[in-house]
Context: one part of a larger RNA
Molecule: small-subunit ribosomal RNA, central domain
Organism: uncultured Bacteriovorax sp.
RNA sequence: CUGGGCGUAAAGCGCACGCAGGCGGAUAGUUAAGUCAGAUGUGAAAUCUCGGGGCCUAACCCCGAAACUGCGUCUGAAACUGCCUAUCUAGAGUUUCGAAGGGGGAAGUGGAAUUUCGCAUGUAGGGGUAAAAUCCGUAGAGAUGCGAAGGAACACCAGUGGCGAAGGCGACUUCCUGGUCGAAUACUGACGCUGAGGUGCGAAAGCGUGGGGAGCAAACAGGAUUAGAUACCCUGGUAGUCCACGCCGUAAACGAUGUGCACUAGGCAUGAGGGGAUUGACCCCCUUUGUGCUGAAGCUAACGCAUUAAGUGCACCGCCUGGGGAGUACGGUCGCAAGACUAAAACUC
Numbered sequence: 001c002u003g004g005g006c007g008u009a010a011a012g013c014g015c016a017c018g019c020a021g022g023c024g025g026a027u028a029g030u031u032a033a034g035u036c037a038g039a040u041g042u043g044a045a046a047u048c049u050c051g052g053g054g055c056c057u058a059a060c061c062c063c064g065a066a067a068c069u070g071c072g073u074c075u076g077a078a079a080c081u082g083c084c085u086a087u088c089u090a091g092a093g094u095u096u097c098g099a100a101g102g103g104g105g106a107a108g109u110g111g112a113a114u115u116u117c118g119c120a121u122g123u124a125g126g127g128g129u130a131a132a133a134u135c136c137g138u139a140g141a142g143a144u145g146c147g148a149a150g151g152a153a154c155a156c157c158a159g160u161g162g163c164g165a166a167g168g169c170g171a172c173u174u175c176c177u178g179g180u181c182g183a184a185u186a187c188u189g190a191c192g193c194u195g196a197g198g199u200g201c202g203a204a205a206g207c208g209u210g211g212g213g214a215g216c217a218a219a220c221a222g223g224a225u226u227a228g229a230u231a232c233c234c235u236g237g238u239a240g241u242c243c244a245c246g247c248c249g250u251a252a253a254c255g256a257u258g259u260g261c262a263c264u265a266g267g268c269a270u271g272a273g274g275g276g277a278u279u280g281a282c283c284c285c286c287u288u289u290g291u292g293c294u295g296a297a298g299c300u301a302a303c304g305c306a307u308u309a310a311g312u313g314c315a316c317c318g319c320c321u322g323g324g325g326a327g328u329a330c331g332g333u334c335g336c337a338a339g340a341c342u343a344a345a346a347c348u349c
Stems, first nucleotide, its partner, number of pairs: 003321004007303002012317001014201004021194003025088005031082001033081002035077008049065006091191001092188003095184005103177007110154001115149007125136002162169002206247006215241002220236004258316006266294011298305002322349003331342004
């Protein structure tokens, strides 16, 4: 390389958009590039194969045939692929009317609680732990009441529930805005799928500048524990956590399961619609779409998966190829840095 694979053994890029490329619906016609057939030219010799022959035999050598699976030219075929033309509507999209939603961005508003401060009542404790101590308190704490400030997060609703491509999204109101689903008609007429590079988005932590800082809390300090205790427990506490703008680009970024399409038993539950029946929102039946459980065939090493496939197929991309060395070194690209991405070898088992 071929091959075989990628839920858990090595292996699905964190996710999307998309240039090139690859692949691509139905009917009719043209063409003849791919494809196929015939003819012809060429495909040196040697080698290989077959049939003979020569050295005593073999190796070896000689003769003949075949072959040289290829390429060119000519003639022809037209099913399939391609090009071109015309047409179509089942894919895709647009339109109309509805539906649900923590989808995204901005501005504003609210209440509970913690903390701090002020005033008042009031007196000796409070706090913390397995037990203590550090700590706070007679300069009046803790407790209770009233008031004020400020920051962060939004109890109940809440769900095995919803939305989003993923990361993720949860108080309320307004504005701007993306997607999805259902029903029905009309329209466009293959406009599609995937997607190397590329571009964008991307939790937390971290970084830069400027704000903010209630609670929590790396680092740090003290108190305990202990043989020690650079920890677990306690009292404090700074970055940070929050906001704006700009970086970083990584996660067990997980369904450890790439995307799209088609096909292949059911049953139950639930979210959003539609239709039938009905007086009817209930119940029942049918249907579309989502989320789960269970399970047939089938698959699987097993576990398990099973119309939301890990079943049966097709298209395209990514990735794997024994363990360690190592996701490291070197080089390159990116980054303010931290570092990220790409990515070996010696050696060793």